Record summary:
RNAcentral holds the sequence, with entries from ENA. Transfer RNA from Agathobacter rectalis, 72 nucleotides, folded computationally. Its Rfam family is "tRNA". By type it is a transfer RNA. NCBI's taxonomy places the organism under Bacteria, Bacillati, Bacillota, Clostridia, Agathobacter. The coordinates come from a structure-prediction model, not an experiment, and the mean pLDDT is 84.

[in-house]
RNA sequence: GCUCUCGUAGCUCAGAGGUAGAGUACUUGGUUGAAGCCCAAGGGGUCGAAAGCUCAAAACUUUCCGGGAGCA
Numbered sequence: 001g002c003u004c005u006c007g008u009a010g011c012u013c014a015g016a017g018g019u020a021g022a023g024u025a026c027u028u029g030g031u032u033g034a035a036g037c038c039c040a041a042g043g044g045g046u047c048g049a050a051a052g053c054u055c056a057a058a059a060c061u062u063u064c065c066g067g068g069a070g071c072a
Stems, first nucleotide, its partner, number of pairs: 001071007010024004018055001026042005048064005
């Protein structure tokens, strides 16, 4: 330098055109002498950035940024 791949909640990951979810973590309450476990409720992401296509984009297209792999 070229090609491929990944980027979504604090973390690990779903979601492949109809407006974003799970597990875990966190907060509050219950329980306990107190904690943990367990039970109930709750908060948290404009989806790496920008532009384009579309009635509608996390998703499709382009460029850029960052991680990884391969080739030279």